[in-house]
Model confidence (mean pLDDT): 89 of 100. c-di-GMP-I riboswitch aptamer from Gemmatimonas sp., 91 nucleotides, folded computationally.
RNA sequence: CUGCGACAAAGGCAAACCCGUCGAAAGGCGGGGACGCAAAGCUUCGAGGCUACAGCGCGCCAAGGCGCGCCAAGCUGGUCGAGCCGCCGAA
Numbered sequence: 001c002u003g004c005g006a007c008a009a010a011g012g013c014a015a016a017c018c019c020g021u022c023g024a025a026a027g028g029c030g031g032g033g034a035c036g037c038a039a040a041g042c043u044u045c046g047a048g049g050c051u052a053c054a055g056c057g058c059g060c061c062a063a064g065g066c067g068c069g070c071c072a073a074g075c076u077g078g079u080c081g082a083g084c085c086g087c088c089g090a091a
Base pairs, nucleotide, nucleotide: 004089005088012037013036017032018031019030020029021028022027035078041084042083043082045081046080047079048076049075050074055070056069057068058067059066060065
């Protein structure tokens, strides 16, 4: 240095849920809280998944509007892959 990941050491992050807040929603942010995580650090490059404001199509309706379907440019890094950075040092 690389690989690897201990009933090691020092630490770190923070699921669900609750409160507040932003958002059409998925979900994000802050506080509390810990299910867990050796990258549960960062990045949407690829895939998967979630949502559908807007848009398109169809139907209902006198109309307004409503319902259904499709759809990402939105979200998910704690879905996986990939890239970058990184603590410690047993076997």